[in-house]
RNA sequence: AUCUCAUUGGGCGAUGGAGUUCACCCUAACCGCUGCAAAGCUGAUAACUCCUGAUUCUAC
Numbered sequence: 001a002u003c004u005c006a007u008u009g010g011g012c013g014a015u016g017g018a019g020u021u022c023a024c025c026c027u028a029a030c031c032g033c034u035g036c037a038a039a040g041c042u043g044a045u046a047a048c049u050c051c052u053g054a055u056u057c058u059a060c
Stems, first nucleotide, its partner, number of pairs: 009026003013022001016051006032041003
C1' cells in the first nucleotide's frame, strides 16, 4: 500500500418530512430520461403507507 473476514457505527437510493421493508456504500454509494443541437417528457416513494408543498377538476 492492497485484498479478505469479523465486530461496531454511520451514510446513501433525480425536489420536503415520518414509519416499515429492501438494496447499495465505507470516501464511496448517489447525482432521471430522449435528442447532433434546439428542445421535449415522468416523478415529492427504491417500494408501501401517511403528512406537507405545488397543479387540475368537482361539491359544500

Description: The RNA shown here (Fluoride riboswitch aptamer (crcB RNA motif)) has 60 nucleotides and comes from a Spirochaetaceae bacterium. Lineage of the source: Bacteria > Pseudomonadati > Spirochaetota > Spirochaetales > Spirochaetaceae. The coordinates come from a structure-prediction model, not an experiment, and the mean pLDDT is 79.